c-di-GMP-I-GGC riboswitch aptamer from Seongchinamella unica, 85 nucleotides, folded computationally. The prediction has a mean pLDDT of 83. Of the family's consensus pairs, 95% are formed in the model.

RNA sequence: UUUGAAAAAGGCAAACCUUUCGAAAGAAAGGGACGCAAAGUCACCGGCCUAAGGGAUCUGACCUAGGGUAGCGGGACCGCCGGAA
Numbered sequence: 001u002u003u004g005a006a007a008a009a010g011g012c013a014a015a016c017c018u019u020u021c022g023a024a025a026g027a028a029a030g031g032g033a034c035g036c037a038a039a040g041u042c043a044c045c046g047g048c049c050u051a052a053g054g055g056a057u058c059u060g061a062c063c064u065a066g067g068g069u070a071g072c073g074g075g076a077c078c079g080c081c082g083g084a085a
Stems, first nucleotide, its partner, number of pairs: 001084004011036002016031006034071001040077003044074003047069004053063002
């Protein structure tokens, strides 16, 4: 520099359950493992989710401050083990 077939040291932890926070999406902690070679960190770009507040119809279409998702993709930064050069 490149790569993740096999191996090893290890790591993370979806759904679901409990508690807490939140308007919600969702998050944190504990349990739990579907998976993951960056499933480590960052909302910069695109996507997706949510919409406190506003609001036609007249009962919630729609719009939005903002929030969320890094386990949707891209990008940036950092890094373990092994193979190859």